[in-house]
Context: one part of a larger RNA
Molecule: large-subunit ribosomal RNA, domain IV
Organism: metagenome
RNA sequence: CCUUUGUUAAGGAACUCGGCAAAAUGACCCCGUAACUUCGGGAGAAGGGGAGCCAUGAGAAAUCAUGGCCGCAGUGAAAAGGCCCAAGCGACUGUUUACCAAAAACACAAGUUUCUGCCAAGUCGAAAGACGAAGUAUAGGAGCUGACACCUGCCCGGUGCUGGAAGGUUAAGGGAAAAUGUUAGUGAAAGCGAAGCAUAGAACUGAAGCCCCAGUAAACGGCGGCCGUAACUAUAACGGUCCUAAGGUAGCGAAAUUCCUUGUCGGGUAAGUUCCGACCCGCACGAAAGGUGUAACGAUUUGGGCACUGUCUCAACAAAGGAUCCG
Numbered sequence: 001c002c003u004u005u006g007u008u009a010a011g012g013a014a015c016u017c018g019g020c021a022a023a024a025u026g027a028c029c030c031c032g033u034a035a036c037u038u039c040g041g042g043a044g045a046a047g048g049g050g051a052g053c054c055a056u057g058a059g060a061a062a063u064c065a066u067g068g069c070c071g072c073a074g075u076g077a078a079a080a081g082g083c084c085c086a087a088g089c090g091a092c093u094g095u096u097u098a099c100c101a102a103a104a105a106c107a108c109a110a111g112u113u114u115c116u117g118c119c120a121a122g123u124c125g126a127a128a129g130a131c132g133a134a135g136u137a138u139a140g141g142a143g144c145u146g147a148c149a150c151c152u153g154c155c156c157g158g159u160g161c162u163g164g165a166a167g168g169u170u171a172a173g174g175g176a177a178a179a180u181g182u183u184a185g186u187g188a189a190a191g192c193g194a195a196g197c198a199u200a201g202a203a204c205u206g207a208a209g210c211c212c213c214a215g216u217a218a219a220c221g222g223c224g225g226c227c228g229u230a231a232c233u234a235u236a237a238c239g240g241u242c243c244u245a246a247g248g249u250a251g252c253g254a255a256a257u258u259c260c261u262u263g264u265c266g267g268g269u270a271a272g273u274u275c276c277g278a279c280c281c282g283c284a285c286g287a288a289a290g291g292u293g294u295a296a297c298g299a300u301u302u303g304g305g306c307a308c309u310g311u312c313u314c315a316a317c318a319a320a321g322g323a324u325c326c327g
Base pairs, nucleotide, nucleotide: 001322002321003320004319005318006317007316008315010313011312014311019308028050029049030048031047036041038147052069053068054067055066056065057064058063070074082306083305084304085303086302087301088300089298090297094106095105110145111144112143113142114141115140116139122131123130124129148293149292150291151290153223154222155221158220159219160216161215162214163213164212167211168210169209173205174204179199180198181197182196185192186191224242225241226240227239228238251285252282263279264278265277266276267275
């Protein structure tokens, strides 16, 4: 010097990104216990008190009461919750990155949409076959949301899906016209040219699809601009105009979302870019990619407080084990 451990005056988070680490609390018995709440909880809430030994009394005893005794200390060692307030997220118990992430991510009960009538849909497999399922719509597959409470607004123009079939378009196939080659013949020649054969293939016919017509957003998605106006000013319930498929409803809002921004006001502090409560000017919240609340829960995140402490002011001493040096 390093590691591990112990103790420490006064102060007590001044440390630090942050009370990280440490300290403190601790089993048992008695008293007592708030907001809130889904009435189950919250709750071991919180906060207090007790404990050894001897004698006497009571009692069947456990044990209790009274009196006394000793120590700094009686669950005499060891082992054994720290607690409270407020907010975010996720309802919860669970699951996860074996070896840097345990979470607000995944799952979940529940909600909802859609497909599937059984040789089911769907999946694996060139196929046989198998799963689904020795199930049968209270079942099975797929998607989204994610307990519960209150709710879930407007838009079907685009894309998708479902339905429709009048018209347009449209393949192979069917169909076979014109045309071309060849040459019997004909002609003085140029040429024309039947039948046959060969090439060639128009009209016409021809399904789904697409165009078209409807429906559908807990399907993919979307949910405006400018100007003016009230008897202070300011603002605009009101009006005008342009565009759109429709112009964001309820609720929430500087938010895990707010750039400007440490917004402004209030609270907390002596002092607060964080935190809590408001405001609304939402760069760029918003209703199952759910919205807003919410008791309980969480090795979750954030802010505050009590207790406690070598985290610190500011370091000291001690022990054990190492390293190093000397012998």